The RNA shown here (Bacterial large signal recognition particle RNA) has 265 nucleotides and comes from a Thermoflexia bacterium. The model forms 91% of the base pairs in the Rfam consensus.
[in-house]
């Protein structure tokens, strides 16, 4: 080196569950990979960790080891990011009462602005006039059978007479009371006045004059400010999901190195 035969292995792996723990049933994943029995209130084992029977390949495309690779499984939520809930009100953004600026507009204004003075009204007190409401007077008028006036017919009585006397009705007239006028007079009141007089008080409104001599207003535009409202951003704090990311565990695939015995030639 080259033939024959054998041996070790190999003839699928993984994840997650499950177990003290391992491996397999059954689930997933990769993808194609010998048969047959046994098992989830499961089965077989024990660090040589499924068992028990057959079968086919073989030291290499197939076996072993390292690399890379990474399908899909697991774990957590420190972070990023998504969703929800409750808080806050610095901040960014609405909203905004009110300020402030005067650029724009609009009004006013040399028929004189701002500003300044001085006087009136508005207000308040008093007094005086007026009016209006009460009252009381004045005035009229009624208003007493007798016990209020006058005059007293008739009647009565005294008296010898002349003459006196009380005194009823009627008449006239008054009181207390009662009703009218309301012209006058006097008290008292006020939610009384285009009214007169004094003090007062006030700078708000308004108004006269007076001195100034160019602004002076604004509910509109637009700019800063802004008490405070709001929660959409934010800020903090829970929870959910697990998407980036983290960790682990890894198929298939690529790539690299290794592998034994015996006989012959």
């Nucleotide at each position: 080196u080259c033939g024959u035969g054998c041996u070790a292995g190999a003839c699928g792996g993984g994840g997650a569950g499950c177990u003290g723990g391992c491996g397999g049933u059954g689930c997933c994943c990769u993808g194609u990979a010998c048969c047959c029995g046994c098992a989830a209130u499961c089965c077989g084992c024990c660090a040589u960790a499924g068992c028990g029977g057959g079968g086919u390949c073989g030291a290499a495309u197939u076996c072993c080891c390292c690399c890379c690779g990474g399908a899909g499984g697991a774990c957590g939520u420190a972070g990023c990011g998504c969703g929800u809930g409750c808080g806050g009100g610095a901040c960014u953004g609405u909203c905004g009462a009110g300020g402030u600026c005067a650029a724009c507009c609009g009004g006013u204004g040399u028929u004189g602005a701002a500003g300044g003075g001085u006087g009136g009204g508005u207000c308040c007190u008093g007094c005086g006039c007026g009016g209006c409401a009460g009252g009381a007077g004045c005035c009229u008028c009624c208003g007493a059978a007798c016990c209020c006036c006058g005059c007293c017919a008739g009647g009565u009585c005294c008296g010898g007479g002349a003459g006196g006397a009380a005194g009823c009705a009627a008449c006239g007239g008054u009181a207390a009371g009662g009703a009218g006028u309301c012209c006058c007079u006097c008290c008292u009141g006020g939610g009384u006045g285009c009214c007169g007089c004094a003090g007062g008080g006030g700078u708000g409104c308004c108004u006269g004059c007076c001195c100034g001599g160019a602004g002076c207003c604004g509910a509109g535009u637009g700019g800063c400010c802004g008490a405070g409202a709001c929660a959409a951003g934010c800020c903090g704090u829970g929870c959910g999901a697990g998407g980036c990311g983290g960790u682990u565990c890894g198929a298939a695939g690529g790539g690299g190195g290794g592998u034994g015995c015996a006989c012959g030639a």